[in-house]
Notes:
The part of an RNA shown here (large-subunit ribosomal RNA, domain II) has 702 nucleotides and comes from Candidatus Burarchaeum sp. The RNAcentral record of the full RNA draws on ENA.
Context: one part of a larger RNA
RNA sequence: GCCAAGGAGUAUACGGAAGUGGCGAGCCGCAAGGCGUAGCGAAAGCAAAAGCGCGCACCGCAAGGGAGGCGCAUCGUUCGAAAGAGCGACAAGUCACUUCCGUGUGACCCGAAGCCAAUGUGAUCUACUCGUGGGCAGGGCGAAGCCGACUUUCCAGUUGGUGGAGGCCCGCAACCGGUGCUAGUAUAUUCUGCUCGGGUGACCUGCGAGUAGGGGUGAAAGUCCAGUCGAACUUGGCGAUAUCGGGUCCCCCUCGAAUAAUCCUUAGGAUUACCUCGCUGGAGGUUGGUGAUGGGGUAGAGCACUGAUUCGUCGGAACGGAGCCGAAAGGCUCUGCCGACAUGUCAAACUCCGAAUCCAUCAUCGCCGUAGAAGGCGGGAGUAGGCUGCCCUGGGUAAGCUAGGGCAACGGGACGGGAACGACCGAGACUUGGGUUAAGGCCCCUAAAGCCUGGCUAAGUGUUAAUCUAAAGGAGUAUCCAUUCCAAAACAGCCGGAAGGUAGGCUCAGAAGCAGCCAUCCUCUAAACAACGCGUAAUAGCGGACCGGUCGAGAAUGCGUACUUUGAAGAUGAUCGGGACUAAGCCAGGUGCCGAGACCCGAGAGGAAGCGCUGCGCGCUUCAUCUGGUAGGGGGGCGACGGGCAAGGGUAGAAGUCGGGCCGUGAGGUCCGAUGGACCUAGCUCGUAUGAAUAUCUUGGU
Numbered sequence: 001g002c003c004a005a006g007g008a009g010u011a012u013a014c015g016g017a018a019g020u021g022g023c024g025a026g027c028c029g030c031a032a033g034g035c036g037u038a039g040c041g042a043a044a045g046c047a048a049a050a051g052c053g054c055g056c057a058c059c060g061c062a063a064g065g066g067a068g069g070c071g072c073a074u075c076g077u078u079c080g081a082a083a084g085a086g087c088g089a090c091a092a093g094u095c096a097c098u099u100c101c102g103u104g105u106g107a108c109c110c111g112a113a114g115c116c117a118a119u120g121u122g123a124u125c126u127a128c129u130c131g132u133g134g135g136c137a138g139g140g141c142g143a144a145g146c147c148g149a150c151u152u153u154c155c156a157g158u159u160g161g162u163g164g165a166g167g168c169c170c171g172c173a174a175c176c177g178g179u180g181c182u183a184g185u186a187u188a189u190u191c192u193g194c195u196c197g198g199g200u201g202a203c204c205u206g207c208g209a210g211u212a213g214g215g216g217u218g219a220a221a222g223u224c225c226a227g228u229c230g231a232a233c234u235u236g237g238c239g240a241u242a243u244c245g246g247g248u249c250c251c252c253c254u255c256g257a258a259u260a261a262u263c264c265u266u267a268g269g270a271u272u273a274c275c276u277c278g279c280u281g282g283a284g285g286u287u288g289g290u291g292a293u294g295g296g297g298u299a300g301a302g303c304a305c306u307g308a309u310u311c312g313u314c315g316g317a318a319c320g321g322a323g324c325c326g327a328a329a330g331g332c333u334c335u336g337c338c339g340a341c342a343u344g345u346c347a348a349a350c351u352c353c354g355a356a357u358c359c360a361u362c363a364u365c366g367c368c369g370u371a372g373a374a375g376g377c378g379g380g381a382g383u384a385g386g387c388u389g390c391c392c393u394g395g396g397u398a399a400g401c402u403a404g405g406g407c408a409a410c411g412g413g414a415c416g417g418g419a420a421c422g423a424c425c426g427a428g429a430c431u432u433g434g435g436u437u438a439a440g441g442c443c444c445c446u447a448a449a450g451c452c453u454g455g456c457u458a459a460g461u462g463u464u465a466a467u468c469u470a471a472a473g474g475a476g477u478a479u480c481c482a483u484u485c486c487a488a489a490a491c492a493g494c495c496g497g498a499a500g501g502u503a504g505g506c507u508c509a510g511a512a513g514c515a516g517c518c519a520u521c522c523u524c525u526a527a528a529c530a531a532c533g534c535g536u537a538a539u540a541g542c543g544g545a546c547c548g549g550u551c552g553a554g555a556a557u558g559c560g561u562a563c564u565u566u567g568a569a570g571a572u573g574a575u576c577g578g579g580a581c582u583a584a585g586c587c588a589g590g591u592g593c594c595g596a597g598a599c600c601c602g603a604g605a606g607g608a609a610g611c612g613c614u615g616c617g618c619g620c621u622u623c624a625u626c627u628g629g630u631a632g633g634g635g636g637g638c639g640a641c642g643g644g645c646a647a648g649g650g651u652a653g654a655a656g657u658c659g660g661g662c663c664g665u666g667a668g669g670u671c672c673g674a675u676g677g678a679c680c681u682a683g684c685u686c687g688u689a690u691g692a693a694u695a696u697c698u699u700g701g702u
Stems, first nucleotide, its partner, number of pairs: 001702006011105013026035003039046002051072004058065002074089006108247004115237004120233002127211009136201001138170003141166001145162006175198003180194002183192002213229001215225002250637006260272004274382001275380006284368003288365008300353001301351002306347003312341005319336007386410001388408008415426003430604007440594003443579003449591001451590006462581002473566007481558005493550005499523003504518003529544001532543003605627002607623007638691001640688006647681003656675008
């Protein structure tokens, strides 16, 4: 892990509610007494009825009456000077049973770490101590002391021996340890191998003893005290407590949430909101469309205010700065500055303006409602971490970021599409059969168009609805518009000309169109610059402007639009889902088809409502406006075990087990065969230690 069996809302007391039943101004109890029949007031104390109206059900031919209900009046009491206000009155309770809920007790089950107690147990492990024993191959170094020699005035010194000290040295001897390495092995610091430290000492070790739990022991690490130590173990208090975690067992029908508000509130809980069930109530309700009348200051826009802000013109002079003139006083100019005008911009905390949406009221239409809405009262909950998309805001460079508002979806929503994909698009799934569409698609994978018409793209651009969007600046193609030139010939190419005064004057070594300065005329011309560029030392030379010829129809410029291109760099081999495609890409128009559980049709089931009847139910009718569903509320059932009543089955084969057929929406039921070998059970009723897949669940098996 698997299999089997076991395994979690129970019991009781009190209280609340509903249902059912008994009796009833009483009920219950043997009784004492309890609850009820009167309340108000802190207390002293005082102490209540049936009047009027509206009106549902119902009754009535109708007018109308009208139990409950509602309103007013009246009454009791408290407060108050009063007005008035609070509570109460015009009669229904009580007892039992069943179910649900609350509170207390272990209180649905399992789970701590811990706290405390005991004339409790432990020093065979380990720490330290005491007593008494044992052990340490071999080798090396060579302290003090002593002896000899030499030297020496003394003290002393030098040198050769001897000697054998030492928490001395080497050391895989024993013994103690456990530094590094990896491999094997081993449930929990194990063992083995290589390597390494100590190895006459504060050494190692046997045996016998001692110290005990807030205590010991400690060369001190909170170490060790029997695989347990920042307080051992055992048993008990004990089912400690756990706002936390996990688990919590059959079926169908019906409705169906909330992650919000308040709280010294924040893992929780209480009240309210939201869900459900019942009672009451008795006619209106309304989330929608349209219109009217009001409200508003957002989007946008604007600069009239408050501020920010570009440029110019004119004006000004108390003050600042700079310059000039003046001996000084002072003067003049410019500017900062101030004002006006014109011009160009900006604002959440600016507004001369100002939508769409929105809000309120009314009207009307629609929808819901006597098959009972709205409102009111009560029983039972769950919920109190939300999250994502779109729109709108605050923070942030940004984020699958963060803090909010509105709506929707997911949560708790299946199905079709989006390659896959909780919340994007379509659409809200009772069962079954047939058809039609939605979103999205129609070359193949893959259902349906290699569909039709007209354009664009040459980049594999693209073949991505969004989520997952690249920019300034260049380039190509197509196209719209505007302006200019053009048959008196444009534009481009080619051919020719492009002259004279003159080398203009000055300057200069030179200056001749072309270093520089000044001027920039006249003539002849079809046209030709006192020269736009290259060039020369200066000339020369070559182009250009300008003119003619040839040619013969468009040309040039500018603002746009569409598609494409460059700009364009990421980590294992690239991607439109893939293949692949020049359309099977993009734009515009069109016709078909495919495609969901959506929509339509047939049949059926359940639910709701109505009607009928021989009424614990059955039958009929209606449902465009019922049948997705987590937490959760409500309703109805299936099965197990046992008791009672009672009817049956069984050796011609009971229960159980295995296999199969049929019936039921389902829990399940029933029949047949095999096995088995002695008990089993329909129906009605009562009662439960009554239903498992999960709890690192428990026990057993494997």